[in-house]
Context: one part of a larger RNA
RNA sequence: GGCGCACGGUGGAUGCCUAGGCGCUGGAAGGCGAUGAAGGGCGUAGGAGGCUGCGAUAAGCCAGGGGUAACUGCCAACCAAGUGUUGAUCCCUGGAUUCCCGAAUGGGGCAACCCGAGUCGGGCGGGCAACCGUCCCGGCUCACCGGCGGCUGAAUGCAUAGGCCGUCGGGGCUAACCCGGGGAACUGAAACAUCUUAGUACCCGGAGGAGAAGAAAGCAAUUGCGACUCCCCAAGUAGCGGCGAGCGAACGGGGACCAGCCCAAACCCACCUUCGGGUGGGGGUUGUGGGCCCGGACAUUAGGAGACGAGAAAGGCCGGUCUAGCCGAAGGAUCUGGAAAGAUCCUCCACAGAGGGUGAUAGACCCGUAGGCGAAAGACGGCGGGCCCUCCGUCCGGUGACCCAGAGUAGCACGGUGCUCGUGGAACUCCGUGUGAAGCAGGGAGGACCAUCUCCCAAGGCUAAGUACUCUCCAGCGACCGAUAGUGAACCAGUAGGGUGACUGAAAGGUGAAAAGAACCCCGUCGAGGGGAGUGAAAAGUACCUGAAACCGUGUGCCU
Numbered sequence: 001g002g003c004g005c006a007c008g009g010u011g012g013a014u015g016c017c018u019a020g021g022c023g024c025u026g027g028a029a030g031g032c033g034a035u036g037a038a039g040g041g042c043g044u045a046g047g048a049g050g051c052u053g054c055g056a057u058a059a060g061c062c063a064g065g066g067g068u069a070a071c072u073g074c075c076a077a078c079c080a081a082g083u084g085u086u087g088a089u090c091c092c093u094g095g096a097u098u099c100c101c102g103a104a105u106g107g108g109g110c111a112a113c114c115c116g117a118g119u120c121g122g123g124c125g126g127g128c129a130a131c132c133g134u135c136c137c138g139g140c141u142c143a144c145c146g147g148c149g150g151c152u153g154a155a156u157g158c159a160u161a162g163g164c165c166g167u168c169g170g171g172g173c174u175a176a177c178c179c180g181g182g183g184a185a186c187u188g189a190a191a192c193a194u195c196u197u198a199g200u201a202c203c204c205g206g207a208g209g210a211g212a213a214g215a216a217a218g219c220a221a222u223u224g225c226g227a228c229u230c231c232c233c234a235a236g237u238a239g240c241g242g243c244g245a246g247c248g249a250a251c252g253g254g255g256a257c258c259a260g261c262c263c264a265a266a267c268c269c270a271c272c273u274u275c276g277g278g279u280g281g282g283g284g285u286u287g288u289g290g291g292c293c294c295g296g297a298c299a300u301u302a303g304g305a306g307a308c309g310a311g312a313a314a315g316g317c318c319g320g321u322c323u324a325g326c327c328g329a330a331g332g333a334u335c336u337g338g339a340a341a342g343a344u345c346c347u348c349c350a351c352a353g354a355g356g357g358u359g360a361u362a363g364a365c366c367c368g369u370a371g372g373c374g375a376a377a378g379a380c381g382g383c384g385g386g387c388c389c390u391c392c393g394u395c396c397g398g399u400g401a402c403c404c405a406g407a408g409u410a411g412c413a414c415g416g417u418g419c420u421c422g423u424g425g426a427a428c429u430c431c432g433u434g435u436g437a438a439g440c441a442g443g444g445a446g447g448a449c450c451a452u453c454u455c456c457c458a459a460g461g462c463u464a465a466g467u468a469c470u471c472u473c474c475a476g477c478g479a480c481c482g483a484u485a486g487u488g489a490a491c492c493a494g495u496a497g498g499g500u501g502a503c504u505g506a507a508a509g510g511u512g513a514a515a516a517g518a519a520c521c522c523c524g525u526c527g528a529g530g531g532g533a534g535u536g537a538a539a540a541g542u543a544c545c546u547g548a549a550a551c552c553g554u555g556u557g558c559c560u
Base pairs, nucleotide, nucleotide: 001559002558003557004556005555006554007553008552009551015545016510017509020481021480022478023477024476025475026474027473028472029470030469031173032172039101040100041099042055043054044053046079047078049075050074051073061095062094063093064092065091066090070083071082072081106115107114108113116142117141118140119139120138121137122136123135124133125132126131144170145169146168147167148166149165150164151163152162177208178206179205180204181203182202188195192242218225219224229256230255231254232253233252239247240246260462261461262460263406267282268281269280270279271278272277287440289404290403291402292400293398294397295396296395297394303392304391305390306389315388316387317386318384319383320380321379322378323377325373326372327371331346332345333344334343335342347364348363349353355367356366357365411435412434413433414432415431416430418428421447442457443456444455445454446453497504498503517544520532521531522530523529
C1' cells in the first nucleotide's frame, strides 16, 4: 500500500409523514375608484426585530347580534401591568377614525417631499373697541376633459370664437372571457418569393357579468322555411390552392334555448318662427303596408309587465337565500404495553359505520357526521308565489297610379378587403377615390350577364335565454404530487441574491405522546466539546425520525 472483516465518522439517499401544491365538479359572485381605489411609504404595543392587524381615536373606538370562561394576535418565551359571569377575549353586521404617496386632482417634484392662494375658526401680539399683524394651529375650497343649463362677449353691425357661473359625469386599477382599430416573424412548403404560420403573438380603444349577433332588401328551388346564438351531423364533403405545402364552407337534418319590438316620414294638434322652418304631443312601423276617405266588430276585454329582462314609467307586503351560530344517538371491564383506540368478554346507537383528532388501529372519548333549528343588523331589483296597487296594449273590410316609406345612398369605374373563393366566368360583404339613380307602374337578391319565375324591402335603432371565462368565496371530489416531486414559493418567497435597467431569481420541512429540552458532579479557558448522573418507551439531545452510497478513519486477518 492492497483486499477482507468489525466498529466508527462524514454525508443526507431511502422509507414513513404533510402544514403546501395540482386538476376537476357544483354553487355564489363577477367588480373596486374623486365619499380618493388597486398598490405602497411611514408610523402604531409597557419592554417590540419581523409578520399580522390597525392609522395620530393607530394589535384599536362605538352600537347591535352570536357565544362562554377565560383573555391582553403570531414567531415566542419572560417580566411588568391589567381585563373578565355587571359576560371580557373571540365571531358576524352596522358605524366612527382612517397620517403621507399613489388616477393624485391648488402649484412643483428625484413617489411617500417642497411651496402656495382664498375663506372660516382658534391661539399669540397691538389696540378701549371696530380692527390690524400674518407668527402658530386646525377645517374647507382651489387640476384637467366632456355633457347640459345660464350669464357675458372680441376683431365686426347681427353673430361666432372666447370668458365666467351652476350642475352632472369622466379619469385609474383589475385573472380570464368578449367586440373593435392596428398587426409580425421564426416556422411549413424538406431552398424560396405567392401561399403558410395567422388575422395567431403583440400593441391600442371599448364594454359587461357576460360580450358579440339578432327579428330577412335572408335561405331555398317549383316543395317549402321563417330573428340571432351555441352543440352534434352534414364533412375533411363542395370548393380554394406556386391545384404545392396546405386551407376549408354552406344548404339541409338533429338538439339547447326561445321574443319580439321602437323610431324617421305621410297626416292631425299646440307653441315658436329670421317665414326657410323648428320644437313638443298624437299617429305610424309594413311587403305590401301605413296615412288620407268610407264601412263594420269590440269598450276594457283577451294578452302582457312590474323593473336595469328590451319594448315600458314606476311599487309595497310575505316567503326564501347569504353574512355569526345552535341541538345532535350509543361502552364498560380484563390482558399486553410507556401509552389502548389493539386482544378477549359482555353490551349499545344507527336517517349518524363520511372524515379528522386523541400516547398504536375508536360507530358509542373529543371535533364532527345523518337529521333538524337560528338573525337585532346588513346584503340579494337574483329565487318563489299570492294579494293590493299601477302600467303597456284592440281588430276586420273597402276605395283611388292622392300622400309617405331612411341619398351623396344603391349602382358603376378604378384600387383594396372579407367570405371555401389566391382575379378567376367572380356574384355577395366592407373600405378608399371619383361618378351617381329610381323612389311603389318602385327597388334588391337567387354566383358573370339576359329573360322568365321565385324570395325579399337596403341605405335608422333596441332586444333576454341558450354560449365563453374564473382574480375571488363556499362545498366537495381525485387509479394527482409527496419536499431534486407538487406552484418559482409547504419554511416570513417573488424573499435572499444577480443586473445600470428591462428583468432574473434560489436554497431551506420532520426531537418527543408530552420539553419531561438534561438539576447536580467531573475534565476543559467561568469555553467549544465531552464523561457521569437524571428524563424518557427509546437519547430520539434542539448539528435532533429513519440514516443508504461516495468519502475519511480505528482495530484486526491475509498478501506484498

Predicted 3D model of a 560-nucleotide part of an RNA (large-subunit ribosomal RNA, domain I) from a marine sediment metagenome. Rfam family: Bacterial large subunit ribosomal RNA. Gene Ontology terms of the family: ribosome and structural constituent of ribosome.